A computed fold for a 368-nucleotide RNA from a Phycisphaerae bacterium, annotated as Bacterial RNase P class A. Of the family's consensus pairs, 94% are formed in the model. Taxonomically the source falls in Phycisphaerae (Bacteria, Pseudomonadati, Planctomycetota). It matches the Rfam family "Bacterial RNase P class A". By type it is a ribozyme.
């Protein structure tokens, strides 16, 4: 130099003007003094992913002794975490030369069921062609053979020697495969010896078994306050009113009959309002402990809460990537700037991005 591997970080900067939401501190204003309306000023105001809602929690609320079914999830070791199905280490198995990556990685000798095409045969088994022997004049038949061809995603452990009539774990060596046993390791496993020819493929994101784990719902969860219409309960109300008649008793009229209307008090609940609401497994910075995830300690700091949803829009001037003309270190025109956006709050992951900046790493070439 060129190729490529892992992490990390930025997400344009200044200034004018015009505007939005929270908040402090004023000014004004009122039929209405309330966390009211207008209005200046100072302060604060989106992300690395606020997303997908796909996983673990908190928080609230329902049911709650508990324990089973049934159902979901997870799946090799340790370890971190409030938990995790995350991270971080190791293992083990694949891909690459390497840095590095990628695995849903527990049981197929518990049982069921699958294995398209194709091929002779997809699993209590099997011979197409080929090779071999034996009949036969022969097309062939009848036995033996899984070495060797074909097929297929897979074809009954690989390779070699030997043995055979031609082959076979039939023998035998190394490999693999399984049992014992020592050895290093908390272990997953890894080496070493021994011993069995080898004890019937593959799929368990197919039932299914085995180990763990999981109650439902979700902040439109819960709570509080409470207008107008309507509505539940209770109260007062019939001993009214007017005439005969000044008063009682009586009479007659008209009101009103009751589960009514009116008034008054009380409750549930709509709109609306507030609360949950932003101080948290919070962030920065330092320092110890650990390979890492992470944890301890000390200091500093508060950093949006809208509510149909504010966080914008223009202008210039810088910088930045792209082309184009000129070339001369330069200059001038032209175009570019993503993905997206808070809505209870936080660990993850997963998937979206224009452009750059940095830091470790490996393999090829070249030069000293």
């Nucleotide at each position: 130099a060129g190729a490529g591997c892992g992490g990390g970080c930025c997400a344009g900067g200044c200034g004018g003007c015009c505007g939005c939401u929270g908040u402090g501190c004023g000014g004004u204003u009122c039929g209405a003094u309330g966390u009211g309306g207008c209005u200046g000023c100072g302060c604060a105001g989106a992300g690395g992913a606020a997303a997908g809602u796909c996983c673990g929690a908190a928080c609230u609320g329902g049911u709650c002794a508990g324990g089973g079914c049934a159902g979901g999830g997870u799946g090799a070791u340790g370890g971190c975490u409030a938990a995790c199905g995350g991270c971080c280490a190791c293992c083990g198995g694949g891909a690459g030369u390497a840095a590095u990556c990628c695995c849903a990685g527990g049981g197929a000798a518990a049982g069921u069921g699958c294995c398209a095409c194709a091929g002779a045969a997809a699993a209590c088994a099997a011979a197409c062609c080929g090779c071999c022997g034996g009949c036969g004049c022969a097309u062939g038949c009848c036995g033996g053979u899984a070495a060797g061809g074909g097929u297929g995603a897979a074809a009954u452990g690989g390779u070699g020697c030997g043995g055979u009539a031609a082959g076979a774990g039939c023998g035998c060596a190394c490999c693999g495969c399984g049992c014992g046993u020592c050895c290093g390791g908390c272990g997953a496993c890894g080496g070493g010896c021994g011993c069995g020819g080898c004890a019937c493929g593959g799929c368990a994101a197919a039932c299914c078994c085995c180990a763990c784990c999981c109650c439902c719902a979700g902040c439109a969860a819960g709570c509080c306050c409470a207008a107008g219409c309507a509505u539940g309960g209770g109260g007062c109300g019939a001993u009214g009113a007017g005439c005969c008649u000044g008063c009682c008793c009586g009479g007659c009229u008209c009101g009103c009959c009751a589960c009514c209307a009116g008034c008054c008090c009380c409750g549930g609940g709509u709109a609306g309002g507030g609360u949950g609401c932003u101080u948290g497994a919070g962030c920065c910075g330092g320092u110890c402990g650990g390979c890492a995830a992470c944890g301890g300690c000390c200091g500093g700091c508060c950093c949006a809460g809208a509510u149909a949803g504010a966080u914008g829009g223009u202008c210039g001037c810088c910088a930045c990537c792209c082309g184009a003309c000129u070339u001369g270190u330069u200059g001038u025109c032209g175009g570019g700037g993503a993905c997206a956006g808070a809505a209870u709050u936080c660990g993850g992951c997963u998937u979206a991005u224009c452009g750059g900046c940095c830091c470790g790493c490996u393999c090829u070439g070249c030069u000293c």